RNA sequence: GUUGAUAGCUUAAUAGCACCUCAUAUAAUAAUGGGAAUAUGGCCCAUGAGUUUCUACCUGAUCACCGUAAAUGAUCGGACUAUGAGGGAGAGUAGACCUUUU
Repeated sequence: GUUGAUAGCUUAAUAGCACCUCAUAUAAUAAUGGGAAUAUGGCCCAUGAGUUUCUACCUGAUCACCGUAAAUGAUCGGACUAUGAGGGAGAGUAGACCUUUU
C1' cells in the first nucleotide's frame, strides 16, 4: 500500500425463538364496598368498569392538605402485558497479499 473476515440461537427458508426500537391499547386510570394508619400517618382486601385485548392497574421523589378526624390531592419520573411493524451496527480490528527501507 492492497485486501479483509466472524457478527445471538435454530433452520431448507423470506420461517421460528431470544433481544432491541417504535406504534396501537390505557389515562399504569377512575368508581363501589369492607377494614387499617393518623402530622414519625395517609395503607390493606374485594368487586365490577375501562382496551375490537390476555394480563396489569403499582412504585419513587417533591409539593400540598388533613390539628387527631376520616378522607386524601397535585406535579414529575419509573413498568409489565397483548397485538402489529422495523432492526443486526461499528472498529478497516484479526488475518492474507504486495512494495520499500534497516
A computed fold for a 102-nucleotide RNA from Falsibacillus albus, annotated as Purine riboswitch aptamer. RNAcentral holds the sequence, with entries from Rfam. The coordinates come from a structure-prediction model, not an experiment, and the mean pLDDT is 77. Rfam family: Purine riboswitch aptamer. From the family's description: Riboswitches are metabolite binding domains within certain messenger RNAs that serve as precision sensors for their corresponding targets. Rfam links the family to the GO term purine nucleobase biosynthetic process.